[in-house]
Parts: sequence; C1' cells; structure tokens
RNA sequence: GCGCGAGUGGUGAAACUGGCAGCCACGCAGGGUUUAGGUCCCUGUGCCUCCGGGCGUGCGGGUUCGAGUCCCGCCUCGCGCA
Repeated sequence: GCGCGAGUGGUGAAACUGGCAGCCACGCAGGGUUUAGGUCCCUGUGCCUCCGGGCGUGCGGGUUCGAGUCCCGCCUCGCGCA
C1' cells in the first nucleotide's frame, strides 16, 4: 500500500429485515433484610434544560418521512495479502 472485519452508557453485550437507542448482566447509588459484613430482595443509574423539550451509537458528510443499521471520506484496533 491492497482486501476483509470491528468501533453502541462506567464495563461486557443486545437492538430481527431502516421504525421508541441502550433489552440483559456486571458495576455504582439509595433502601430492605442482618449485631455487622457477605448473600438475597426492591428502586434508581448518558448529557443539557427556561421542565415544554433538545442532544447522544468513533469523527465528518450524504440518502430517507425516519439511520446504530444503507452510501462516501477519515480515525483507531484486529486478521490476511504483498
């Protein structure tokens, strides 16, 4: 240099064939249980906000009524070829 694959909350991972982004688990916070801790159970857990809503899937564009998903360029990582 060329080809292929991957990039999603703090972490691992889902999201079917374009139709509410974050299901599920871990972690974390609060509570219950306990003398206490662990286990177990319940609730919450992206950002901003004038509380109406807006933004957010590596970065920047495009297509579409609608994009994590399709298209183009770039970045990073992995595999292969030279």
The RNA shown here (transfer RNA) has 82 nucleotides and comes from Quadrisphaera sp. DSM 44207.
Rfam family: tRNA. The family's RNA type in Rfam is transfer RNA. About the family: Transfer RNA (tRNA) molecules are approximately 80 nucleotides in length.
The sequence is in RNAcentral, with records from ENA and Rfam.
Its mean pLDDT, the model's own confidence on a scale to 100, is 81.